A computed fold for a 72-nucleotide RNA from Candidatus Liptonbacteria bacterium RIFCSPLOWO2_01_FULL_53_13, annotated as transfer RNA.

RNA sequence: GCGCGCUUAGCUCAGCGGUAGAGCAGUGCUUUUACACAGCAAAGGUCGGGGGUUCAACUCCCUCAGCGCGCA
Numbered sequence: 001g002c003g004c005g006c007u008u009a010g011c012u013c014a015g016c017g018g019u020a021g022a023g024c025a026g027u028g029c030u031u032u033u034a035c036a037c038a039g040c041a042a043a044g045g046u047c048g049g050g051g052g053u054u055c056a057a058c059u060c061c062c063u064c065a066g067c068g069c070g071c072a
Stems, first nucleotide, its partner, number of pairs: 001071007010024004018055001027041004048064005
């Protein structure tokens, strides 16, 4: 340099163009003499940046950035 893939909660990851979710972690409550375990609840997101298509974009297209794999 060329090709392909990935980027979503603190972490690991889902998410047929139609109100963004799970597990773990953290917080509160219940339970216990206490801790742990367990149960319940709430919180936590400019969906990597910008632009385009569309009535509507995490999803489709372009571009930039970062990361990974392959080729040279």

Notes
It matches the Rfam family "tRNA". By type it is a transfer RNA. Its family is annotated with triplet codon-amino acid adaptor activity in the Gene Ontology. The prediction has a mean pLDDT of 83. Lineage of the source: Bacteria > Bacteria candidate phyla > Candidatus Liptoniibacteriota.